[in-house]
RNA sequence: CCGGCAUCAAGAGUGCGCGAGGGCACUGACCCGACGACCGCACGGCAACCUGUUCCGACGGCGGAGCGAUCCGCGACUGGGAUAAGGUGCCGCAGUCAGCCCGCAAGGGAUCGAUGCGGC
Numbered sequence: 001c002c003g004g005c006a007u008c009a010a011g012a013g014u015g016c017g018c019g020a021g022g023g024c025a026c027u028g029a030c031c032c033g034a035c036g037a038c039c040g041c042a043c044g045g046c047a048a049c050c051u052g053u054u055c056c057g058a059c060g061g062c063g064g065a066g067c068g069a070u071c072c073g074c075g076a077c078u079g080g081g082a083u084a085a086g087g088u089g090c091c092g093c094a095g096u097c098a099g100c101c102c103g104c105a106a107g108g109g110a111u112c113g114a115u116g117c118g119g120c
Stems, first nucleotide, its partner, number of pairs: 002119001004117005013043005021032003026099004044091003049087003052083005061074005095112001100109003
């Protein structure tokens, strides 16, 4: 860079530094910003995508008991809950709103973008 899957209306701040724009791109709006935005650093926090740990459950399967029906135990993969140690991510306004399609509308879908995981 390209592709696949999932999520994106919830949640989460202070201090210091920088010094003019910022909110992905384009258009139209709107909002934030010298009462210092954006961005960077420090600490803190939110969240639970991945790893770890732990609990529950348990198909296939394995072992045991039994004449048998069946019972007991273990139980990879997958599933659900918890935790928050590790890897990310995030901590103004719905991804700020709209743009394309369906719909009278409410709304739904798509596209684009972001993040995670797994590939290439």